[in-house]
The prediction has a mean pLDDT of 85. A computed fold for a 1473-nucleotide RNA from an uncultured bacterium, annotated as small-subunit ribosomal RNA. RNAcentral holds the sequence, with entries from ENA.
């Protein structure tokens, strides 16, 4: 520091998500020692047990023990129980933080000052007597103090009307001190006030009656509506009052580069509470956690009369919960309290226990060690890995266990002494200092020491990318993975196991919720033409922001000093635990606040000035700017009336409609209501909406010129105010035209729609109300800078003209282009989207939604203000390459026409579906399957079914015994196969023995073998667009870039074929050519061809290669030559010559690539599967079935033809397990027969159409030949299922085929035969050959396929594409919803426990006054104010729930349609009805 993820790819824009750090944690695997820390985040629920505040006998009386000393216990009385522990309910406030202030008190404590006198009644204890279950309580009696009460006396103290006048103490002892009482001062604590800071909501906008002040009065420690009376009528509040939710606050805590965000456990300051609510007492200090009283809710005892309690102290329970310890030890240290003190108390605190909770530290072994063991996993079967790892040797022992030794924390108080202060003083007492007693939970813990012995100590998690790390097996959209993107449908590096491998390590890993990354809230540090995002304009209060000079101030700023900012944290430098973590010394930091002294440029403030900003007047001047009036022609409709006759209107075509009752046309009149052509124009005007005929009234703003005047008076603008298109609503006119609704009529599968005939509200006017728009420049409003160029409006000024055109120069609009700059591009570009100010609005994934509720406007539509649940990973924006479009525009093609022949209709054959069947083997399915694979299915082929059999196998290596192979039998069987008998000995080496090659037969094991599966795991071959002309590269050049450019454009071609021209330059696969073959011609050769010469039945035979043919070389052609078109080009027309002319025909030749196209059954192969069988092997059947569909052929349906006779003339092929001639034989298939040929010699083998003559005369025929029944040949173990053939008989459909479709452009379609391949036999199929031999093409509009350029685009499995909305189902939030249960909270009313305070006729009363009666005082009572609980009422808000209900999201391949996206087949869209 960044990465994944939207796309085929690209830049952008955004959102999700991941890598980090970190945690009071939790869970899950798993765990050897230690140090430090830290440990109920929830129920501030409830709480058994036990502890957590008590001490003083040097205040005081008394009781017990005890001989006494002495101890001991309760009470009076002092002091502490207001710290210390705890917890965060509550609270949003002077609670805290933070700096400041002024009207206060402050017990112990320290300093002063002055006292400490003299009396006096009582009550606990205790005794007596009662109550009463207890708790606990009554009556009468005794008594003491440092308890309580009077007098005295006051330096200072308090109050004063300044004369006064009021107020105190306690005594205790060990005789020196310790108390006390007043009062001054300090400390210290607390208590008030005030400045600033301190969370969210405005769908919370007004709050307030002691409320805001003043006056007096009363409280208070003190100020102060704090309280009261009386008066004013104020005070808060857009700088956010009230109100509602949420929270204890702060040093700090995590994080971040910071700036911030988030949080605020442990530690420390503060604060608030202590069952829940009220409340005062006591004291210095409380309205008091373990104190009192009253209500309440709960819980316990109980003799039901009453009575007790209150762990948010420490353990500890139970409950809630993912979840959080022991009912421990000690006062030893540190710190409290109380005592003079000893010391006694102390769950505060120190320890120890439990827990990987966190952080930190150590081990688990070192070294050596290659037969690279064994095992384990993989493998190409060679081998790799695990892995120097183990083992084996040879050392070391930290930690743990064992044994032994042993700290520090402990110094003090205390008691003995020196000395120094005190003081009269060598006591006491204080201070120091010296030696000394005495004390350790922790803990026999840390440490240290021995001695054994490698012994006792590794897991967790991930390996598709991100993000470090791959295999093998299983599983087979199943089981499961997932932080996102996504894996998993039979070869999964994603699931699960194992190997190996990677990160971390006594912990790894996952959830949770924090900060980073996220600049994704943008102060530091974003944006707003199109991605989200400029209010529909404008005006304008508050607000903020402001020209140019002097002068003052010193609020803002800026420097300087001080104060404060606690400690601890955190950071620098030491230092102490073996180290760290931890401790700890010192220092810097603490960005703030206050006080003070300066500067005086810059804001603000004040004064005095100025004219560049604005404005005013004065002269000019364009203009659909606006309001009211008037009035003018054209058209449309309608009325009259004439002329006139059968149409007319409308459509894509019709029909509704109008018309003979006279329409449309067409002439005249005439009514009415609306818009105002031409001019008119990226012209003009207005803030925008917007605004045209012409006149005439009233009226706003501009612009321009240059005087003159005011002197900064401007800018921008939340809330406000005002305008604000259509539609739309109200109340009245109007109503020609147009036109939603609606009616019809077309379309259509339907058409509630497009089109047609009609037609009402509206549209028009007058008030009066809605307030939206794609109210778009999608661009906010001022200023100010910054290259030009063209056009146009309105003005000046000048040149110039007679006047004008017409040229400069300037201001103000308005449009095209276009530097620099900006921008993701696309554009933008002085009219800026460029550079800068200034001020408002406004966004912050996508959908739910601009939608619910709630306010607020409206008569209504409804506008305006705005969310959440829920859900997804994207939605989106400019551009790029495709590919489609019922876009455009060129261009080809038997793509259409134009033409000949054909399929679709018979019947045959062939194939396929389907049906069937024990099988009817598999495969191939638009083109590109269907006479395909199959160039031959009676056995065999063959894979399919029966049924018999074989188990190292029919076949291949290895290995063992045995035979040589080999060859003739017999039994049984369908037959393989089983059982058996006999014959017979080889070749190489070696002297023999033997041994080894081949072959055969047996045994074990390895393994063979499988036409099983997987063509979607694959080689190779194939087809198919398509012989269509395309399809790339290098390198430079452009673009952020994906691409572009070259390949496009102008011509031209059959071609990206050439040529010109271009930021292109060349190249490479395709095209052409080069290669067969045909057309023509030398030249060479001449056998079995050929033969002009002779010569025969016959190229027979001599002779020859002249000629044809043969089969090898060569020539030929190349737009090369002429004319024209054309751009002087490439080329194109025509044209000579020429055999052949513009690629001569024809074939081989198939670009990158597209269909997961096709094929594991042709071969190969990967992986799965079967192994006495899914393999071998035999016999029989099947692949040949038939209601029926389809393709592809044959053969016809005649007379251009049928049948008879007779005759002509081919090319290209094949033959030895072949062809096979002549003769004879057969009506014929064939049979015999065998010459001749390994083939230019022989033969298959007579070509047929043709042509010559003869019949037939349009008929189901002398046509067609299907079927059938009869005899036959031939092939071949074998023709029954199930083979051609061939004779005689027989004689069926069928009269040229609906809708639809195919082939064919020249030797080419028809037509007509011959021949190979397969093959024993068996082609109507193929695959060759020749033979006779047309018609047609204007042309490119269309149908179909293609190509190039563009153009739209929401499509990239690319239109067979996407993608919409109702409706059924299922499941989630959610709104409304009769009403329903709760929570909070406001007013009004009732009621009023303890309290306090105020009243007081009742009762009581020790101190004091008084001889006394009584009086003062106080105290119960009783009343009155306030005032908690708690009662009714009325609202106000929030939860939750509720028949039924709206809508929305999300689900598998439903329905039903086709709205968008191309001109989406009617261009979308916005607003509204």
């Nucleotide at each position: 520091a960044g990465a994944g993820u939207u796309u085929g790819a690209u830049c952008c824009u955004g959102g999700c998500u991941c890598a980090g750090a970190a945690c009071g944690a939790a869970c899950g695997c798993u765990g050897g020692c230690g140090g430090c820390a830290g440990g109920c985040c929830u129920a501030a629920c409830a709480c058994a047990u036990g502890c957590a505040a008590g001490u003083c006998g040097a205040a005081c009386g008394c009781c017990c023990a005890g001989c006494a000393a002495u101890g001991g216990g309760a009470g009076u009385g002092g002091c502490a129980g207001a710290c210390g522990g705890g917890u965060g309910a509550g609270u949003a406030a002077c609670a805290c933080g933070u700096g400041g202030g002024a009207a206060u008190c402050u017990u112990c404590c320290u300093c002063g000052u002055a006292g400490u006198a003299c009396g006096g009644a009582a009550c606990a204890a205790c005794u007596c007597a009662g109550g009463g279950a207890a708790a606990c309580u009554u009556g009468a009696g005794c008594u003491a103090a440092u308890a309580c009460c009077g007098u005295a006396u006051a330096c200072g103290c308090c109050c004063u009307u300044c004369g006064g006048g009021g107020g105190a103490a306690a005594g205790a002892u060990u005789u020196a001190u310790c108390g006390c009482u007043a009062u001054g001062a300090g400390a210290u604590g607390a208590g008030c006030c005030c400045g600033c800071g301190u969370c969210c909501g405005a769908u919370u906008a007004g709050c307030u009656a002691g409320u805001u002040g003043g006056u007096g009065a009363g409280g208070u420690a003190a100020c102060g509506g704090c309280u009261c009376a009386c008066c004013a009528a104020g005070g808060c509040g857009a700088c956010g009052a009230u109100c509602c939710g949420u929270a204890g606050c702060u040093g700090g805590u995590c994080u971040g580069a910071g700036a911030g965000g988030a949080c605020g456990a442990c530690c420390a300051g503060c604060c608030a509470c202590a069952c829940u609510g009220g409340g005062g007492c006591u004291g210095a200090g409380a309205c008091a956690c373990g104190g009192c009283c009253c209500a309440g809710a709960c819980u316990c005892c109980u003799a039901c009369g009453g009575g007790a309690g209150g762990c948010a102290g420490c353990a500890g329970u139970g409950g809630g919960g993912a979840a959080u310890u022991u009912u421990g030890g000690a006062c030893a240290a540190u710190g409290g309290g109380g005592g003079a003190a000893a010391c006694c108390c102390u769950g505060a605190u120190c320890c120890a226990g439990c827990c990987a909770u966190u952080c930190c530290g150590c081990g688990u072994g070192a070294g050596u060690g290659a037969a690279g063991a064994a095992g384990g996993c993989c493998u190409u079967c060679g081998g790799g890995u695990u892995g120097u790892a183990a083992a084996g040797c040879u050392c070391u022992u930290u930690c743990g266990g064992c044994a032994g030794g042993a700290a520090c924390g402990a110094a003090a108080c205390g008691g003995u002494u020196a000395c120094g202060g005190c003081u009269a003083u060598u006591a006491c007492c204080c201070g120091u200092g010296a030696a000394u007693a005495c004390u350790g939970a922790c803990g026999g813990u840390a440490c240290c020491u021995g001695a054994a012995g490698a012994a006792g100590a590794a897991g967790c998690a991930c390996c598709g990318g991100c993000u470090a790390a791959c295999u093998a097996c299983g599983u087979g959209c199943c089981a499961g993975c997932a932080g996102c993107c996504g894996c998993g449908g039979u070869a999964a590096u994603a699931c699960g196991u194992a190997g190996g491998g990677u990160g971390c390590g006594a912990g790894c890993g996952u959830u949770a919720a924090u900060c980073g990354g996220a600049u994704u809230u943008a102060c530091u540090g974003g944006g707003c033409g199109u991605a989200a995002a400029g209010c529909a304009u404008g005006c304008g209060c508050a607000g903020g922001c402001g020209g140019c000079g002097g002068u003052u101030c010193a609020a803002g700023u800026c420097a300087g000093a001080u104060g404060u900012g606690a400690a601890a944290u955190c950071c620098c430098c030491g230092a102490g635990c073996u180290u760290a973590a931890c401790u700890u010394g010192g220092g810097a930091a603490u960005u703030g606040c206050g006080u003070u002294u300066g500067a005086a440029a810059c804001u603000a403030g004040a004064u005095c000035g100025c004219u560049a900003g604005a404005g005013u007047a004065c002269g000019g001047u364009a203009g659909a700017g606006g309001g009211g009036g008037g009035u003018a022609g054209a058209a449309u409709u309608c009325c009259a009336c004439g002329u006139g006759u059968a149409g007319c209107a409308g459509u894509g075509a019709a029909a509704u409609g109008c018309g003979u009752a006279g329409a449309u046309a067409u002439g005249u009149g005439g009514a009415g209501g609306a818009a105002c052509a031409c001019c008119g124009a990226u012209g003009g005007c207005g803030a925008a909406g917007g605004c045209a005929g012409c006149c005439c009234u009233c009226u706003g703003g501009g612009c321009c010129u240059g005087u003159a005047c005011u002197g900064a008076c401007g800018c921008u603008c939340a809330u406000g105010c005002a305008u604000g298109a259509a539609a739309g609503c109200g109340u009245g006119g109007g109503g020609a035209g147009c036109a939603a609704a609606c009616a019809g009529g077309a379309u259509u599968a339907g058409a509630u729609a497009c089109c047609c005939u009609g037609g009402u509200a509206g549209u028009c006017c007058a008030c009066g109300c809605c307030c939206u728009a794609a109210a778009c420049u999608a661009u906010g409003u001022c200023a100010a800078c910054u290259a030009g160029u063209u056009g146009u409006u309105g003005g000046a000024a000048g040149a110039g003209u007679c006047a004008a055109a017409u040229c400069u120069u300037u201001c103000a609009g308005u449009a095209a282009c276009g530097c620099a700059g900006c921008u993701a591009a696309c554009g933008c570009g002085u009219g800026a989207a460029g550079u800068u100010g200034a001020c408002c609005g406004c966004c912050u994934g996508g959908g739910g939604a601009g939608u619910a509720c709630g306010g607020u406007c409206g008569c209504a539509a409804g506008a305006u203000u705005a969310a959440a649940a829920c859900u997804c990973a994207a939605a989106g924006g400019a551009a790029u390459u495709g590919a489609c479009g019922g876009g455009g525009a060129c261009c080809c093609g038997c793509a259409c026409a134009a033409g000949c022949g054909g399929u679709g209709g018979a019947u045959g054959a062939u194939g396929u579906g389907g049906a069937u069947u024990a099988a009817u083997u598999c495969g191939a399915u638009g083109c590109a399957a269907c006479g395909c694979g199959a160039a031959a299915a009676a056995c065999c082929u063959u894979a399919c079914c029966u049924a018999c059999c074989c188990u190292u196998g029919a076949c291949a290596u290895g290995c063992c015994a045995g035979g040589a192979a080999u060859c003739c039998g017999a039994g049984u069987g369908a037959a393989a196969g089983c059982u058996u008998g006999g014959a017979g000995u080889g070749c190489u080496c070696g002297a023999a023995a033997g041994a080894g090659a081949a072959c055969c037969u047996g045994g074990a094991c390895a393994c063979a073998g499988g036409u099983g599966c997987u063509g979607c795991a694959u080689g190779g071959c194939u087809g198919u667009c398509g012989u269509c002309a395309g399809c790339u590269c290098g390198u430079g050049u452009c673009g952020u870039g994906a691409g572009a450019u070259g390949u496009u454009g102008g011509g031209u071609u059959a071609a990206g074929u050439c040529c010109c021209g271009c930021a292109a330059c060349g190249a490479g696969c395709g095209c052409a050519a080069c290669c067969c073959u045909u057309g023509u011609c030398a030249u060479u050769a001449g056998u079995u061809g050929c033969u002009a010469c002779a010569u025969u039945u016959a190229g027979u035979u001599g002779g020859g290669c002249a000629c044809u043919c043969u089969a090898a070389u060569g020539a030929g052609a190349c737009u090369g030559c002429c004319g024209g078109u054309g751009a002087c080009a490439a080329a194109c027309c025509g044209g000579a010559g020429g055999a052949a002319g513009g690629u001569g025909g024809g074939g081989a030749u198939g670009a990158c690539g597209u269909c997961a196209a096709g094929u594991c059954c042709u071969c190969a192969u990967g992986g799965c599967c079967c192994u006495u069988a899914u393999g071998g092997g035999u016999a029989g059947g099947g692949c040949u079935u038939c209601a029926c569909a389809c393709g592809u052929u044959a053969u016809a349906c005649a007379a251009u033809g049928g049948u008879c006779g007779g005759u002509a003339c081919a090319g290209a092929g094949g033959g030895c397990a072949g062809c096979a001639a002549a003769g004879c034989c057969g009506c014929g298939a064939g049979g015999u027969g065998g010459a001749g040929c390994c083939a230019a010699u022989c033969u298959c083998a007579c070509a047929a159409a043709g042509c010559c003559g003869a019949u037939c005369g349009u008929a189901g025929u002398c046509c067609g030949g299907a079927u059938u029944g009869g005899a036959g040949u031939c092939u071949g173990c074998a023709a029954c299922u199930c083979g051609a053939c061939u004779c005689c008989a027989u004689g069926a459909a069928g009269u040229c085929g609906g809708a639809a479709u195919c082939g064919c452009u020249a030797g080419u379609a028809a037509u007509c035969g011959c021949g190979g391949a397969u093959c024993a036999g068996c082609a109507u199929g193929u695959c060759g050959c020749g033979g006779u031999g047309a018609a047609u093409a204007c042309g490119u509009u269309c149908c179909c396929g293609g190509g190039u350029c563009u153009u739209g685009u929401a499509c990239a499995c690319a239109c067979c594409g996407c993608c919409c909305g109702u409706c059924a189902c299922a499941c989630c939030a959610u709104g409304g919803g009769a009403g329903u249960g709760g929570g909070u909270u406001u007013c009004a009313c009732c009621a009023g426990a303890a309290g306090c305070a105020g009243g007081u006729a009742g009762c009581g009363u020790a101190a004091c006054c008084g001889c006394a009666a009584g009086g003062g005082g106080c105290g119960c009572g009783c009343c009155u104010a306030c005032c908690a609980c708690g009662g009714u009422g009325a609202g106000a808000u929030u939860c939750a729930u509720g028949a039924c209900u709206g809508g929305g999201g999300u689900g598998a391949a439903g329905u039903c349609g086709u709205a968008a996206c191309a001109a989406g087949g009617u261009a979308a869209c916005c607003a509204u009805a």